Annotation:
Small-subunit ribosomal RNA, 3' major domain from an uncultured bacterium, 473 nucleotides, folded computationally. Rfam family: Bacterial small subunit ribosomal RNA. RNAcentral holds the full RNA, with entries from Greengenes. The prediction has a mean pLDDT of 83.
[in-house]
Context: one part of a larger RNA
RNA sequence: UGACGGGGGCCCGCACAAGCAGUGGAGUAUGUGGUUUAAUUCGACGCAACGCGAAGAACCUUACCAAGACUUGACAUAUACUAGAAAUCCUAAGAAAUUAGGACCCUCUUCGGAGCUGAUAUACAGAGGUGAUGCAUGGUUGUCGUCAGCUCGUGUCGUGAGAUGUUGGGUUAAGUCCCGCAACGAGCGCAACCCUCGUGAUUAGUUGCUACCACAAGUAGAACUCUAAUCAGACUGCCGUAGUUAAUACGGAGGAAGGUGAGGAUGACGUCAAAUCAUCACGUCCCUUACGUCUUGGGCUACACACGUACUACAAUGGGUGUUACAGAGAGAAGCAAAUCCGCGAGGAGGAGCAAAUCUGAUAAAAGCAUCCCUAGUUCGGAUUGUAGGCUGCAACUCGCCUACAUGAAGCUGGAAUUGCUAGUAAUCACAGGUCAGCAUACUGUGGUGAAUACGUUCCCGGGCCUUGUACA
Numbered sequence: 001u002g003a004c005g006g007g008g009g010c011c012c013g014c015a016c017a018a019g020c021a022g023u024g025g026a027g028u029a030u031g032u033g034g035u036u037u038a039a040u041u042c043g044a045c046g047c048a049a050c051g052c053g054a055a056g057a058a059c060c061u062u063a064c065c066a067a068g069a070c071u072u073g074a075c076a077u078a079u080a081c082u083a084g085a086a087a088u089c090c091u092a093a094g095a096a097a098u099u100a101g102g103a104c105c106c107u108c109u110u111c112g113g114a115g116c117u118g119a120u121a122u123a124c125a126g127a128g129g130u131g132a133u134g135c136a137u138g139g140u141u142g143u144c145g146u147c148a149g150c151u152c153g154u155g156u157c158g159u160g161a162g163a164u165g166u167u168g169g170g171u172u173a174a175g176u177c178c179c180g181c182a183a184c185g186a187g188c189g190c191a192a193c194c195c196u197c198g199u200g201a202u203u204a205g206u207u208g209c210u211a212c213c214a215c216a217a218g219u220a221g222a223a224c225u226c227u228a229a230u231c232a233g234a235c236u237g238c239c240g241u242a243g244u245u246a247a248u249a250c251g252g253a254g255g256a257a258g259g260u261g262a263g264g265a266u267g268a269c270g271u272c273a274a275a276u277c278a279u280c281a282c283g284u285c286c287c288u289u290a291c292g293u294c295u296u297g298g299g300c301u302a303c304a305c306a307c308g309u310a311c312u313a314c315a316a317u318g319g320g321u322g323u324u325a326c327a328g329a330g331a332g333a334a335g336c337a338a339a340u341c342c343g344c345g346a347g348g349a350g351g352a353g354c355a356a357a358u359c360u361g362a363u364a365a366a367a368g369c370a371u372c373c374c375u376a377g378u379u380c381g382g383a384u385u386g387u388a389g390g391c392u393g394c395a396a397c398u399c400g401c402c403u404a405c406a407u408g409a410a411g412c413u414g415g416a417a418u419u420g421c422u423a424g425u426a427a428u429c430a431c432a433g434g435u436c437a438g439c440a441u442a443c444u445g446u447g448g449u450g451a452a453u454a455c456g457u458u459c460c461c462g463g464g465c466c467u468u469g470u471a472c473a
Base pairs, nucleotide, nucleotide: 001473002472003470004469005468007467008466009465010464011463012462013461015457016456019421020420021419022418023417026312027311028310029309030308031307032306033305034303035302042053043052064298065297066296067295068294069293070292078122079121080120082118083117084116088103089102090101091100092099093098106115107114108113128287129286131285132284133283137281138280139276140275141274142272144270149188150187151186152185153184154183155164156163157162168179169178170177194264195263196262197261199232200231201230202229203228204227205226209221210220211219212218235258238252239251240250241249242248314414318373319372320371321370322369323368331360332359335354336353340349341348342347380411385406386405387404388403389402390401391400427449428448429447430446431445432444433443
């Protein structure tokens, strides 16, 4: 100087407390461990691995296994030689890769040749490796933590390591600001500058809005909504009280908004030899008729069990039936697909319109109104299984999704323990998108309905500053 302490002081955080809803019990989905297996590819392991890499494993992907094949190779470069094709199509064998035969038969040209493609050969040139090492590395990322810290120059003090500044008194979300002070300044962080939302003004009106109109079309309007560009607006600016005449705090006015208005992006010096050699790159080592390459089939989907994360429930604040409202964001050409017709339905036929404020998916659902159910393993719950179908796709057996009918399991609110959340939040309801041929209870967004509680900081956890002890570095 640090680190540590079941030392002290001050302070903060959904850290506790006060509340609300959960998890832990059930069924299922999914990930992991374990076990099994020819293979169940690999990585991730307290917080910070476990719906994680994977924004989507039937083949492909695919890295794993079995079998069948290739050896200058699936890919790149060079040289030599040869052909005019290669591709494609047909036939035969085969699980295919592939092999054999047949059909087909390049371009330009100054006629020297050149280009392109294929076959063969060469190699102590080389290609290839999702082989090893993340403890050799770059790059990227997580975490402490959006915590308020981390440092430097000059000066001063100390033999020196170092100290000071950065400590102290207040204050703040903040090393934020004020005052003091052997310090005076500065940098990286904080804040602000950026984006979105909330108010208004101006400008602009089509596909949007309004009027005429049953709708559409058409015409008119530029007020309103809306859209999207530029501005304005919030600064403790004003008033009062407290405070050291300060910083600031509390209350108030005006205001759409008040003291960081709300949310996002933004992550200092560093810590964990943290993660990643399987995104990529790269040193070294290893393989080179194989640890490389191609193909078919299988596996990654196994199942006594254990754990994590979710979904659906156990019902009456509910379930069924009928009827009836109100969104936002986002998507669409190898695409979204309307009307109409067929089917109980999944879906099929059809193909108007739309590269979209125009057309489409597209009826939002919970909510409201009416009615049935009457506390039961039920008109709760939907697992499981059977049959019949639909869709995608060469192909749904291993191993997809959906529909109808039938079947109708566990489950009556969950032990010890444990998680999230402070407001348009939690809870609850649906919608969209990416991935994608098909496949979403996951993920990322969007809106609808919409709470309770916070006395307080003694305690648990994590963190910041000062101080003290130390047989630790």